[in-house]
Model confidence (mean pLDDT): 82 of 100. c-di-GMP-I riboswitch aptamer from a bovine gut metagenome, 75 nucleotides, folded computationally.
RNA sequence: AGUGAAAAGCAAACCUAUUGUGAAAUAGGGACGCAAAGCCAAGGGACUUGUACUACUCAAGUUAGCCGGUUGCCG
Numbered sequence: 001a002g003u004g005a006a007a008a009g010c011a012a013a014c015c016u017a018u019u020g021u022g023a024a025a026u027a028g029g030g031a032c033g034c035a036a037a038g039c040c041a042a043g044g045g046a047c048u049u050g051u052a053c054u055a056c057u058c059a060a061g062u063u064a065g066c067c068g069g070u071u072g073c074c075g
Stems, first nucleotide, its partner, number of pairs: 002074001009034002014029006032065001038070003043067002045063006
């Protein structure tokens, strides 16, 4: 560096239950896919809520399977 492997791993959409104002999360089922789909929310982006508002700003929250940072298997 990741062409082909080997041994492993994870789990999108959707469904069910629960939690939350919400974005969304957790568990079970289920596999679209993933060389990090391991971890990190004090970088950037996107999303939700608050109040006002044409907007912007501010505060709190969500998202790592958006970019990014960082650590690993084989070799």